[in-house]
RNA sequence: GGGGCGAUAGCUCAGUUGGUUAGAGCACGGUACUCAUAAUGCCUCGGUCCCGGGUUCGAGCCCCGGUCGCCCCA
Numbered sequence: 001g002g003g004g005c006g007a008u009a010g011c012u013c014a015g016u017u018g019g020u021u022a023g024a025g026c027a028c029g030g031u032a033c034u035c036a037u038a039a040u041g042c043c044u045c046g047g048u049c050c051c052g053g054g055u056u057c058g059a060g061c062c063c064c065g066g067u068c069g070c071c072c073c074a
Base pairs, nucleotide, nucleotide: 001073002072003071004070005069006068007067010026011025012024013023019057029043030042031041032040050066051065052064053063054062
């Protein structure tokens, strides 16, 4: 220098052909149970979907540029 993959909650990740409210598990917090703790159940909390533009009635998803991480080629 060229190419591929990835970036979504504190963490690990889903998100279908662009459309109904952006979700799950874990963690944190609360609560029930217990003499108490653990385990378990329930509830709650949680997001500028990496950044900036574009297309569209509508973008996490499509297009362009950039940043960061991993890998391959040279």
Notes
Predicted 3D model of a 74-nucleotide RNA (transfer RNA) from an Actinomycetota bacterium. RNAcentral records the identical sequence in 5 taxa. The organism belongs to Actinomycetota, within Bacteria. Rfam family: tRNA. Rfam links the family to the GO term triplet codon-amino acid adaptor activity. The RNAcentral record of the sequence draws on ENA. The prediction has a mean pLDDT of 80.